[in-house]
RNA sequence: AGAGUUUGAUCCUGGCUCAGGAUGAACGCUGGCGGCGUGCCUAACACAUGCAAGUCGAGCGAGAAGAGUUCGAUUGAGGCUUCGGCGGAUUGAGAACUUGGAUAGCGGCGGACGGGUGAGUAACGCGUAGGUAACCUACCUUAUGCACAGGGAUAGCCCCGGGAAACUGGAAUUAAUACCUGAUAAUGCGAGGGAAUCACAUGGUUUUCUCGCCAAAGAUUUAUCGGCAUAAGAUGGACCUGCGUUUGAUUAGAUAGUUGGUGAGGUAACGGCCCACCAAGUCGACGAUCAAUAACCGACCUGAGAGGGUAAUCGGUCACAUUGGAACUGAGACACGGUCCAAACUCCUACGGGAGGCAGCAGUGGGGAAUAUUACACAAUGGGCGCAAGCCUGAUGUAGCAACGCCGCGUGAGCGAAGAAGGUCUUCGGAUCGUAAAGCUCUGUCCUUAGGGAAGAAAGAAAUGACGGUACCUGAGGAGGAAGCCCCGGCUAACUACGUGCCAGCAGCCGCGGUAAUACGUAGGGGGCGAGCGUUAUCCGGAAUUAUUGGGCGUAAAGAGUACGUAGGUGGUUUUGUAAGCGAGAGGUGAAAGCCCGGGGCUUAACUCCGGCGAGCCUUUUGAACUGCAAGACUUGAGUGCAGGAGGGGAAAGUGGAAUUCCUAGUGUAGCGGUGAAAUGCGUAGAUAUUAGGAGGAACACCGGUGGCGAAGGCGACUUUCUGGACUGUAACUGACACUGAGGUACGAAAGCGUGGGGAGCAAACAGGAUUAGAUACCCUGGUAGUCCACGCCGUAAACGAUGAGCACUAGUUGUUGGGAGCGAGAGCUCUCGGUGACGCAGUUAACGCAAUAAGUGCUCCGCCUGGGGAGUACGGUGGCAACACUAAAACUCAAAGGAAUUGACGGGGACCCGCACAAGCAGCGAAGCAUGUGGAUUAAUUCGAAGCAACGCGAAGAACCUUACCAGGACUUGACAUCUCCUUGAAAGCUCGGGUAACGCUGAGCCCUCCUUCGGGACAAGGAUGACAGGUGGUGCAUGGUUGUCGUCAGCUCGUGUCGUGAGAUGUUGGGUUAAGUCCCGCAACGAGCGCAACCCCUAUUGUUAGUUGCCAUCAUUAAGUUGGGCACUCUAGCGAGACUGCCGGUAAUAAACCGGAGGAAGGUGGGGAUGACGUCAAAUCAUCAUGCCCCUUAUGACCUGGGCUACACACGUGCUACAAUGGUUGGUACAACGAGUCGCGAGUCGGUGACGGCAAGCAAAUCUCUUAAAGCCAAUCUCAGUUCGGAUUGUAGGCUGCAACUCGCCUACAUGAAGUCGGAAUCGCUAGUAAUCGCGGAUCAGCACGCCGCGGUGAAUACGUUCCCGGGCCUUGCACACACCGCCCGUCA
Repeated sequence: AGAGUUUGAUCCUGGCUCAGGAUGAACGCUGGCGGCGUGCCUAACACAUGCAAGUCGAGCGAGAAGAGUUCGAUUGAGGCUUCGGCGGAUUGAGAACUUGGAUAGCGGCGGACGGGUGAGUAACGCGUAGGUAACCUACCUUAUGCACAGGGAUAGCCCCGGGAAACUGGAAUUAAUACCUGAUAAUGCGAGGGAAUCACAUGGUUUUCUCGCCAAAGAUUUAUCGGCAUAAGAUGGACCUGCGUUUGAUUAGAUAGUUGGUGAGGUAACGGCCCACCAAGUCGACGAUCAAUAACCGACCUGAGAGGGUAAUCGGUCACAUUGGAACUGAGACACGGUCCAAACUCCUACGGGAGGCAGCAGUGGGGAAUAUUACACAAUGGGCGCAAGCCUGAUGUAGCAACGCCGCGUGAGCGAAGAAGGUCUUCGGAUCGUAAAGCUCUGUCCUUAGGGAAGAAAGAAAUGACGGUACCUGAGGAGGAAGCCCCGGCUAACUACGUGCCAGCAGCCGCGGUAAUACGUAGGGGGCGAGCGUUAUCCGGAAUUAUUGGGCGUAAAGAGUACGUAGGUGGUUUUGUAAGCGAGAGGUGAAAGCCCGGGGCUUAACUCCGGCGAGCCUUUUGAACUGCAAGACUUGAGUGCAGGAGGGGAAAGUGGAAUUCCUAGUGUAGCGGUGAAAUGCGUAGAUAUUAGGAGGAACACCGGUGGCGAAGGCGACUUUCUGGACUGUAACUGACACUGAGGUACGAAAGCGUGGGGAGCAAACAGGAUUAGAUACCCUGGUAGUCCACGCCGUAAACGAUGAGCACUAGUUGUUGGGAGCGAGAGCUCUCGGUGACGCAGUUAACGCAAUAAGUGCUCCGCCUGGGGAGUACGGUGGCAACACUAAAACUCAAAGGAAUUGACGGGGACCCGCACAAGCAGCGAAGCAUGUGGAUUAAUUCGAAGCAACGCGAAGAACCUUACCAGGACUUGACAUCUCCUUGAAAGCUCGGGUAACGCUGAGCCCUCCUUCGGGACAAGGAUGACAGGUGGUGCAUGGUUGUCGUCAGCUCGUGUCGUGAGAUGUUGGGUUAAGUCCCGCAACGAGCGCAACCCCUAUUGUUAGUUGCCAUCAUUAAGUUGGGCACUCUAGCGAGACUGCCGGUAAUAAACCGGAGGAAGGUGGGGAUGACGUCAAAUCAUCAUGCCCCUUAUGACCUGGGCUACACACGUGCUACAAUGGUUGGUACAACGAGUCGCGAGUCGGUGACGGCAAGCAAAUCUCUUAAAGCCAAUCUCAGUUCGGAUUGUAGGCUGCAACUCGCCUACAUGAAGUCGGAAUCGCUAGUAAUCGCGGAUCAGCACGCCGCGGUGAAUACGUUCCCGGGCCUUGCACACACCGCCCGUCA
């Protein structure tokens, strides 16, 4: 820093999407260690349990347990005993005293801090900067003083009660640093007066005089701690103010304590804070009020920045503590773990009453995609109380859980090619995973274990560690325990195979998948990151896609229909002043943390410590160019005056002629009218036409013009009246009076609406007639609103120059309009101001274009735009009588929608040109019969392909078997055919004779027994076996090669260099002529070139020469005959040449190219014909000629055999043949070709047969022989217009030929039979001269089979005015929303 995506391609506009960073995250897969952080974003939902605020006995009265001492009721062991007892160990109730200090109470201080949460709040709540001359402040510090004398209570305790409990009533008694009274008291407070001084509005400070008022508490003990008053400080608060602080105008008016005053009250204090009275104010387009949303900030994320987004952790402020309200106490609260009241909820209850508040730390339920332990310790830091020891502290310090984030480390290192095995791919050669593994040699971070072992702890000694036997250090152990996730079509780094077959699926955008998917799934390989990797969500960026930096509005979205004008914004020249903006210096603030810069500490880093930097705001000093402000001056902006001329500018009144229609009357007769053609309509009751008169309404021909006027809409006969504006000249006057203009106001075509007139013509609606498949249309005949007038509404148009207004500047040329000036005798020329056009430079634009009338260069102000659709729609509001107008969304949906230009294709667009394209002709097809091909239907099969032209007598130049691919049946499985391996044999095959079968196959006998050799064997052939393989007319012509058709033998299709264009592209190739032709000439920013055209090639038409057999015969001889001799003149044959080139002449064309005519010539303008087919189009045809990728079959989709089928038949179509007859049929006679073919052949001749043909047989591998008599023609005869002496289908009989074989299913002959058909509807084909038509002949294929095909000659026409039309094509131009390209695109309705 950009990229993808609109198009056939291009440039632009414009949206969508991606690559980056971030997170209190969540989810999927995976998971070794450590450090530092972070962890309910949802239900301010409800909470079990424990803990989170106490402390002081050095304020006070009491004082339990316990301890000690003394006394001591009671008990009474061992021992002794006279048995009565003695004795007293032991037990120790209880009492006193001394201690002890639990516990509750009075009292003091603290529970207003710390901790939590973000519901409310759009606010002086917060931030920032100030103010208080309008205030308070416990504890703490400093200073000056003081503490005297009294008094009465009360809790506790005890007694008597009530109650389940919570709790509570009464009586008696008691203390204080609790409470009260008095005294003392100023530098205090209050009131009043004087003086000085300061000041910022009320005022402050100092000083002086008088009067009034206010205090206290002790404790332990010998030195401290407390108490009271006052002043000051510090700290913490309170109030006020400037500025800043989200969205909506589809929220425009809000407000009665409201705004202000006076007085009283209240407060620490000012204040409508509260109250009484008085006044009527106050806020608001610079956005009040209302609604919605939201704690604010330091900061955090992103960004180059300006900005945009966020409000977790940490820090500051605020608010809240179940919900709502209230005060009390206190220095401080209207109080999270205080009180009272109300409400909801939960709990206890003896039903009478009570108790509670986790948004403290843990924890539970619930909600949710989702967020932790009912841990340890006061050791440290800090807090409360206390003189202190100390007590309390879920603040805090730590640990636990979680990859939630950031940072660091590891999962090993070196050597190691037989490039192992294995996987994957493969062109089968190999490549790759890959030094990767194995193997060898090492290391020990993390880990395991053992030993040592901190700092954090502090002043003078000691004591004191939750974390923790932790960090760290040392030894030992062993590569052992530690890698995944996403992606690989483009964007975007990374590719192959298989599977799947618009299925399954993928996808952020474009898009992939319909049988060869780098996009789906899997595998191999590769790329990226790495204890993480992806996905989702959200924010910024990219996006200059809201544009201050930094966009636009002629056609892409966007200039309001036009003007006037309010607020606002902006504003000419000059002088002086001021200092608000602006510039410079200084000071204050800008908390800490964070960012950034420079250093330091943890092994490093994250983390952390130290120092520095700062936007903004405030104060102050200073400057005066510019802007503002104040005062003064000026005239050029603007306006006024005076003098002129132009004009469909506006309003009102009046006048005029032409035309249409109607009415009356005359003439006059059968039609008129209307159309593409008609009809409806009018007319014999007299129309139309014509003449005369009259009525009424509307509009104003010619002039008339990219001419005039107006702000726009708009304005057109003439006259008069009233009236607006602009222009020119002049320079007398004013002296910036100006420009723009949100709201607002006025005007505003047509249609429409209301009331009243008017109504000739025209004419929505409507009616009828046509057209049409229909025709609610276009056309015709009628016809009502309306159009016209007056008054009032509506307020919109492609209201357009699709271009807001104003000012200034920036080459020209040429029209026109209204003025002015100069020159000139005039025509006219030059200059200038205003308007209106055309062209054009610079410049500009995406291009088109604009270009002094800017879309150029600048300034000022307003309006408007931000992807397409939904939609200028819904809802709300406003206006309107209504119709409607103005304002104006969202859900949802698409990846485009769009502008300009380019190349094609297309047009029932235009210009030009060509073609048997039409026209002019000739002969047909379409009707009949038959042949042949196709469709259809049929079938076991009727094999397959070809499908408008460009399939259909096509592949097929010839299906009885074969062919043959199809069907039925039967038989084969390394195979009918090829190569390789192994074994056997020297044959096999073949021939002959058999068996058997439908046939192949099977099988018996006989004949036959390869070549070379170094004798080992080899070659060759056959049989058998095995598997590699063969084989496939199976699929895909939409995977292909090759070949072919077609446009089209149409004249086109391109390239190099140059030039033009941002580019696609253009130019050349267009233009003027000409041609069959992009053929040639001329011109030209083009100059050249290539593939095509033409020519070169073949046949044919003329001729020369050479040659003369198998050809020919003029002359000579000869014969039946060029038969023979002879000859090569002629014909002919086939080699080489000649000839034709617009070469010559005339005309036309500016010249040229060329055209027209002519001469000569066998032939004349390409002489005639053929071969030859540019770039490309049709996914045209062919996988069945052949070749071939992939897929499929492998005892069958291969190969063989027999029979059948391809020949079937209600029908439809194409192509042909034969006819319908007299230009003819039949019979007889007679004449003239050319191209070709021939030995498994053509076959003369002769004999037989009515004939097809058969027997015998000469010649000829061909200019020699044969096919081979050509036919139409000509000469005669006959038929005489009929279903015939036309026509020959069909059928019968008998034959012939080919062939193993003519049944399905061949051809021919003879006799007999004798169908349809009397020239063919709509429609349609071919042909322009040796052509059409007509006549026969030959050949390929082929055993046989030809009406088909390919060739050959004979006879031999008609017509072409011409290019309007049909079809096809070429070139130029134009339109286009088409590009799969009009068989396109696309709209509506219905399903």
A computed fold for a 1391-nucleotide RNA from an uncultured bacterium, annotated as small-subunit ribosomal RNA. It matches the Rfam family "Bacterial small subunit ribosomal RNA".